A computed fold for a 97-nucleotide RNA from a Planctomycetota bacterium, annotated as Bacterial small signal recognition particle RNA. The organism belongs to Planctomycetota, within Bacteria. It was read from a public genome assembly, where an Rfam model found it.
RNA sequence: GGCCGGGCCCGUUGGGCGGUCAGCUCGUGAACCUGGUCAGGGCCUGACGGCAGCAGCCAUAAGCGUCGUUGUCCGUGCCGUCGGUCGCCUGGUCGUC
Numbered sequence: 001g002g003c004c005g006g007g008c009c010c011g012u013u014g015g016g017c018g019g020u021c022a023g024c025u026c027g028u029g030a031a032c033c034u035g036g037u038c039a040g041g042g043c044c045u046g047a048c049g050g051c052a053g054c055a056g057c058c059a060u061a062a063g064c065g066u067c068g069u070u071g072u073c074c075g076u077g078c079c080g081u082c083g084g085u086c087g088c089c090u091g092g093u094c095g096u097c
Stems, first nucleotide, its partner, number of pairs: 001094008009084003013080003016076004021071004026065003034059004042051003
């Protein structure tokens, strides 16, 4: 000096882990200004019946929330892929002085 390899470092990329946000799922959720059903009561009617409709119940809107799930973004003394010798250290081998 050439070739092959190992380690560190740097870059690339994937995963893991942690976190933010959003969607989905589930739950909760409106005295009245959401809906349905509307006891009681009220109104209309000669009557038959009808009308509106509070509470309650049911379903939900905005919102809030648990586990889970999908995705986005951020981070990383974790693991891996690829690359760098004109970054560093080192091993083997060959040649030369």